Two RNAs folded together computationally: RNase P RNA and transfer RNA, 474 nucleotides in total.
The prediction has a mean pLDDT of 79.
Rfam match: Bacterial RNase P class A. It is annotated as a ribozyme.

C1' cells in the first nucleotide's frame, strides 16, 4: 500500500424567535413569572424470559408445551461468557435446535437383486450331463447342483477403506496403515482428548412418533384498586336443586340465629383425584346506560466513576447522580452559521475504476426510525464517520 | 396497547397433522354441436404453494425469522 476478521463509539453542532407536555418555588387556585427535564440503539418485531397486578393458593397423578455438548453467569431464559467437538476458510476467524438410531414403532418415493438381519440381475468360481470344436491339453454353448460378493449396475444412501497375501473364485480368511466399536489405563470438575489391547465392523432419519434429564398454574396494565355519573338494577333460553337438627318469633304458612350434611352445576388452562364456592346458583342471547377523575406510573435486577475478585460473562465494595411520565397521546415550527450527502459542469492527476480542487444546484436536521406499566435479552431495520486489536499477500529497509 | 387465525392458478377453497403425484369449482382458450348465440360434450393453458434461512436424498408439508390480510378484547348494572 492492497484484500479481510473481530471489537466498541458516534449517528449532526451551536444560536435567535415562537410554541408544546411534566415537576418545583411563588400564590387560595388557575393565569402569568423563575428554575429544572422532555424518545431510540432499535423506543420496531412482540420472539425468550422476568418484576408487577389479580384469579375460589396452583398439591398429586395423566395428558400437553418447551429446552437439550460440558462447565459456568443471570431475577430469570431458547440469553451471555469460557471451553469440547464437527463443517468451512491459506489464515485472522465464523457458523451449529450439538442427547439417544443395540428401548421399542414407523419411514426410506421412483431406480435396483436387496433400503436393514434379509438379498443376487449382469458377473466370477468349482462340480455333474449332453451336444460341438480340437490330434491331445482343453475351450466354448446348454441345463442342472453349489460357493462368492471383488467388479459391473441402480440409487441420496448398498453390509468400514486402500494395499499386499492368500484362494477354484472370493471374503478381516491374515497382515500394514486409516475409520470406527467395545475394553481398559492417564490426564480433565466435565463435555472430551491421549495410550494400549480386541478382527469385534453395527445404514440413514428423532427439526417422525418417541425413550432420557431438566423447566412449566392461567391471565395480562384494556392486569387491578379508589371515587362518581347514568338506567327498564331488565327480558328470553337452557340446566339442576329446592335438606336435616336446636334455639326464638308466629295459630300457621314462614322468618331469625347457630350447626351438620352438602345435589346439580360452577372454579382450579384439559381429564380424574383432591380442595374450594354452591339449599336458588349457573351458563348462552337480546336490550339499557355511562364512556369521566384519581391511584397502579416510574428511583430502576438504574446511570457514572474507583477499587477488588474472576480468562471472561458477571459479582462485592465506597462515592456521586436523578434523567419524559404523557394517555387519543406532549417531545414541535421557522430562520441563520458551521459541517454532512445527492446532482450538474469545468479542470488537474491516472490506462481505468476513480481521486483531488473550483462554481452552481437541491436535500435541508437529512440513515433506520417515534416511548404508551416497567426491565433483562434475542432478532430484524440502519445513508455515512471515527477509533482499537489482528490476519494473509506483495514492495522496500 | 394486549391476544389470536389466515397466506395455494384469476376469484373460492381442498391437500399441510402422517413430507415423495400440487388438485376441485367457476373463469379462459380451441374444437364440436347450432343458421347464430346460449346450453352442452371434449380438449387445453395457466400456480417462485407470501418471501428468505435451516433440518432432510428430497420441503406447500418440519423449524426459525420477516412481510402482509383479517379478526377479538372498555366500564357499571
Nucleotide at each position: 500500500g492492497g484484500a479481510g476478521a473481530g471489537g466498541g463509539g458516534c449517528g449532526g453542532a451551536c444560536g435567535g424567535c415562537c410554541g408544546c407536555c411534566c415537576c418545583g418555588a411563588c400564590c387560595u387556585c388557575a393565569c402569568a413569572u423563575c428554575g429544572g427535564g422532555g424518545a431510540g440503539g432499535a423506543a420496531a418485531g412482540u420472539c425468550g424470559g422476568g418484576a408487577c397486578u389479580c384469579c375460589g393458593c396452583a398439591g398429586g397423578g395423566c395428558a400437553g408445551g418447551g429446552u437439550g455438548c460440558u462447565g459456568g453467569g443471570u431475577a430469570a431464559c431458547g440469553c451471555c461468557c469460557a471451553g469440547u467437538c464437527g463443517c468451512g476458510g491459506c489464515g485472522a476467524c465464523g457458523c451449529g435446535a450439538a442427547g439417544g438410531a443395540c428401548a421399542g414403532u414407523g419411514c426410506c418415493a421412483c431406480a435396483g437383486a436387496a433400503a436393514a438381519c434379509a438379498c443376487a440381475c449382469c458377473g466370477c468360481c468349482c462340480c455333474g450331463c449332453c451336444g460341438c470344436c480340437g490330434a491331445a491339453a482343453g475351450g466354448c454353448c446348454g441345463c442342472g447342483g453349489g460357493g462368492c460378493a471383488a467388479g459391473g449396475g441402480u440409487g441420496c444412501a448398498a453390509u468400514g477403506g486402500u494395499g499386499c497375501g492368500g484362494u477354484a473364485a472370493g471374503a478381516g480368511c491374515g497382515c500394514a496403515c486409516c475409520g470406527g466399536c467395545a475394553g481398559u489405563c492417564c490426564g480433565g470438575u466435565g463435555a472430551c482428548g491421549g495410550g494400549c489391547u480386541g478382527g469385534c465392523c453395527u445404514g440413514g432419519c428423532a427439526a417422525a412418533c418417541c425413550c432420557c434429564a431438566c423447566c412449566c398454574g392461567g391471565a395480562g396494565c384494556a392486569a387491578g384498586g379508589c371515587c362518581a355519573a347514568a338506567u327498564a338494577g331488565g327480558a328470553g333460553a337452557g340446566c339442576g336443586g329446592u335438606c336435616c337438627c336446636c334455639g326464638c318469633c308466629g295459630u300457621a304458612a314462614g322468618g331469625c340465629g347457630g350447626g351438620g350434611c352438602g345435589a346439580a352445576g360452577g372454579a382450579u388452562g384439559g381429564c380424574c383425584c383432591g380442595u374450594c364456592c354452591g339449599g336458588c346458583g349457573c351458563u348462552c342471547u337480546c336490550g339499557g346506560g355511562u364512556a369521566g377523575g384519581c391511584c397502579g406510573c416510574u428511583c430502576g435486577a438504574g446511570c457514572c466513576c474507583g477499587g477488588c475478585g474472576g480468562c471472561a460473562a458477571c459479582g462485592c465494595c465506597g462515592g456521586g447522580c436523578c434523567c419524559a411520565g404523557a394517555g387519543g397521546a406532549a417531545u414541535g415550527g421557522u430562520c441563520g452559521u458551521c459541517g454532512g450527502g445527492c446532482c450538474c459542469g469545468c479542470g488537474g492527476c491516472g490506462c481505468a475504476a476513480g481521486u483531488c480542487g473550483c462554481g452552481g444546484g437541491c436535500c435541508g436536521u437529512c440513515a433506520c426510525a417515534g416511548a404508551a406499566u416497567c426491565c433483562c435479552g434475542c432478532u430484524u431495520a440502519c445513508a455515512g464517520c471515527c477509533c482499537c486489536u489482528c490476519u494473509c499477500c506483495a514492495g522496500c529497509c | 396497547c394486549g391476544g389470536g387465525a389466515c397466506g395455494u392458478g384469476g376469484c373460492u377453497c381442498a391437500g399441510c397433522c402422517u413430507g415423495g403425484u400440487a388438485g376441485a369449482g367457476c373463469a379462459c382458450u380451441c374444437g364440436c354441436u347450432u343458421g347464430g348465440g346460449g346450453u352442452g360434450c371434449g380438449a387445453g393453458g395457466g400456480g417462485u404453494c407470501g418471501g428468505c434461512a435451516g433440518u432432510u436424498c428430497a420441503a406447500a408439508u418440519c423449524u426459525g425469522c420477516c412481510c402482509g390480510u383479517c379478526c377479538c378484547g372498555a366500564c357499571c348494572a